RNA sequence: GCAGCACCUUGAGCGCCUGGCCCCACGAGGGGUGACGAGGAAGAGGGAGUAUCGAACCAUUCGGCGGAUGCCCUCUCGGUUCCCACGGUCGUGACGGAGCGGCCGAAACCCAUCGGGUAACCGGUGAAACAGAAUCCGCUCCGACGUGGGGU
Numbered sequence: 001g002c003a004g005c006a007c008c009u010u011g012a013g014c015g016c017c018u019g020g021c022c023c024c025a026c027g028a029g030g031g032g033u034g035a036c037g038a039g040g041a042a043g044a045g046g047g048a049g050u051a052u053c054g055a056a057c058c059a060u061u062c063g064g065c066g067g068a069u070g071c072c073c074u075c076u077c078g079g080u081u082c083c084c085a086c087g088g089u090c091g092u093g094a095c096g097g098a099g100c101g102g103c104c105g106a107a108a109c110c111c112a113u114c115g116g117g118u119a120a121c122c123g124g125u126g127a128a129a130c131a132g133a134a135u136c137c138g139c140u141c142c143g144a145c146g147u148g149g150g151g152u
Base pairs, nucleotide, nucleotide: 014066015065016064017063019062020033021032022031023030024029036054037053038052042076043075044074045073046072047071077091078090079089080088082150083149084148085147086146087145095143096142097141098140099139100138101137102136111126112125113124114123115122116121
């Protein structure tokens, strides 16, 4: 490096259920439901608490608990002038802000079909649609490193 086998993971709309609702059962009791994707992580610790965006339904996606890639603070690591230190700023795509424009096959739902279940309901496949935000890209404007030391 190649090939085979086995196991684990593919991860935050995520997990759970003492309420509600629904199914089975004469009852006791048993079961089901309980957020659809897009986007989001340098490492560690701490804090606050409705953590970005739209889709569907016009409301059980009700209600509650926990968690969480978001936010704030501290430290560490790293980017930022040729190098170093401190400070500022940013996070590996490592300048920031504002405006305008642009890129993005979303999934659920619906339809068809298959499987499991007495049922509520659950899962798979196919077909056909439909977002927004951030990031990013282009243009314009504004501000872009400060101090000290070293090197050329």